Molecule: Guanidine-I riboswitch aptamer
Organism: Paenibacillus sp. GP183
RNA sequence: GUUUUUGUUUACUAGGGUUCCGUCGGAAGGUUCCGGGCUGGUCCGAGAGUAAACCGCUUGUUGUGACGAGCGACACGGAAGGAUAAAAACCUGGGAGAU
Numbered sequence: 001g002u003u004u005u006u007g008u009u010u011a012c013u014a015g016g017g018u019u020c021c022g023u024c025g026g027a028a029g030g031u032u033c034c035g036g037g038c039u040g041g042u043c044c045g046a047g048a049g050u051a052a053a054c055c056g057c058u059u060g061u062u063g064u065g066a067c068g069a070g071c072g073a074c075a076c077g078g079a080a081g082g083a084u085a086a087a088a089a090c091c092u093g094g095g096a097g098a099u
Stems, first nucleotide, its partner, number of pairs: 007054006015044002020041002022038001023036005055072007074094001076097001080092003
């Protein structure tokens, strides 16, 4: 200097808005309609959040089926755009940049 790997999924949370429910206000008075993100439920949801399962690598044992132990580091980050009902620490993106 170059190349490869540093993983996947699920559950939850920070966070997010408003399709539905609820709530608040108004209008109607058949079964509702309009407005307010409004503590919430449904919903979305983390590379840089948590946990678990799997997976990978190293190693030991082994009856060759598999089992055990260890490791899986670090990570500041615009603007703009995109999806969905809409928005977001979602995606673009371990991006542009910074160190």